Description: The prediction has a mean pLDDT of 88. This is a predicted structure of a 330-nucleotide part of an RNA (large-subunit ribosomal RNA, domain IV) from a marine sediment metagenome. The RNAcentral record of the full RNA draws on MGnify.
Context: one part of a larger RNA
RNA sequence: UCGCGGUUAAGGAACUCGGCAAAUUAACCCCGUAACUUCGGGAGAAGGGGUGCCCCGCGUAAGCGGGGCCGCAGAGAAAUGGCUCAGGCGACUGUUUAACAAAAACACAGCACCCUGCUAACUCGUAAAGAGGAAGUAUAGAGUGUGACACCUGCCCGGUGCCGGAAGGUUAAAAGGAGGGGUUAUCCUUAGGGAGAAGCUCUGAAUUGAAGCCCCGGUAAACGGCGGCCGUAACUAUAACGGUCCUAAGGUAGCGAAAUUCCUUGUCGGGUAAGUUCCGACCUGCACGAAUGGUGUAACGAUCUGAGCACUGUCUCAACCGCGAGCUCG
Numbered sequence: 001u002c003g004c005g006g007u008u009a010a011g012g013a014a015c016u017c018g019g020c021a022a023a024u025u026a027a028c029c030c031c032g033u034a035a036c037u038u039c040g041g042g043a044g045a046a047g048g049g050g051u052g053c054c055c056c057g058c059g060u061a062a063g064c065g066g067g068g069c070c071g072c073a074g075a076g077a078a079a080u081g082g083c084u085c086a087g088g089c090g091a092c093u094g095u096u097u098a099a100c101a102a103a104a105a106c107a108c109a110g111c112a113c114c115c116u117g118c119u120a121a122c123u124c125g126u127a128a129a130g131a132g133g134a135a136g137u138a139u140a141g142a143g144u145g146u147g148a149c150a151c152c153u154g155c156c157c158g159g160u161g162c163c164g165g166a167a168g169g170u171u172a173a174a175a176g177g178a179g180g181g182g183u184u185a186u187c188c189u190u191a192g193g194g195a196g197a198a199g200c201u202c203u204g205a206a207u208u209g210a211a212g213c214c215c216c217g218g219u220a221a222a223c224g225g226c227g228g229c230c231g232u233a234a235c236u237a238u239a240a241c242g243g244u245c246c247u248a249a250g251g252u253a254g255c256g257a258a259a260u261u262c263c264u265u266g267u268c269g270g271g272u273a274a275g276u277u278c279c280g281a282c283c284u285g286c287a288c289g290a291a292u293g294g295u296g297u298a299a300c301g302a303u304c305u306g307a308g309c310a311c312u313g314u315c316u317c318a319a320c321c322g323c324g325a326g327c328u329c330g
Stems, first nucleotide, its partner, number of pairs: 001325008010316002014314001019311001027051005036041001038148001052069007070074001082309007089301002094106002110146004115141002122132003149296004154226003159223002161219005168214003174208002179203005186195003227245005254288001255285001266282005
């Protein structure tokens, strides 16, 4: 000096990002227990009291009643919940980054959409056989999203996707073969060359030609989206109201400086002597918002944030002791 353990006057979180760590609490019996609530819970709520030994009485006993004794102390050691209030997130028990993250992430019952009629859809497999699905059959199975429960889930189908439609447009291979080129038996020739049948060969227009796309319709618990400017009320301010432009439609309910608010320590209220955090409001939402779910919610949580009580070597401020290790000296 370090590690582990023990004790400490007065104070008691003044420590610190933060009560991290430590301390408090603790067993059993009795009394007694609030808000809230899904009536189960919350609850071991909280908060109190008792606990040894001897004698007597009652009692089968457990135990109850009375009297007495000892200590600072009777669950005499060890072991063995600190408690409360408020808010966020996630309903819950569960799962996870083996070795820096256990969580508000994943999962979950429940909800919804979509696919699938059985050789099912879907998945594996060599475009296979075959297997899983399933020795199941739509109250089943696959996929996707949301995530108990309560109250709800608004508007937009213009774009993208998906589903349906088939009149018209476009459209491949293929079919088709109008026409054109090459070659040359032959013919012409001014002897340079020119024309040129059949065959062979290269090319090739019209026409026929599916799905798809264009097109028509549907669909948002499909991917997604959900406005701007100006004016207006007899103080001012504000604008129920009006005008205008644009749009597929212009954000409904609820919530809101929020795990979302930049400006921002917004403003007001609460708590403190003092509060960038916290709680309750306001709404000017830079840039909430309805199953990429919205708002609540009892219970639950080694969850995150704030407050209080208790308690303490966290601190004021440090001291000593035990065990172990290191270092220095002998």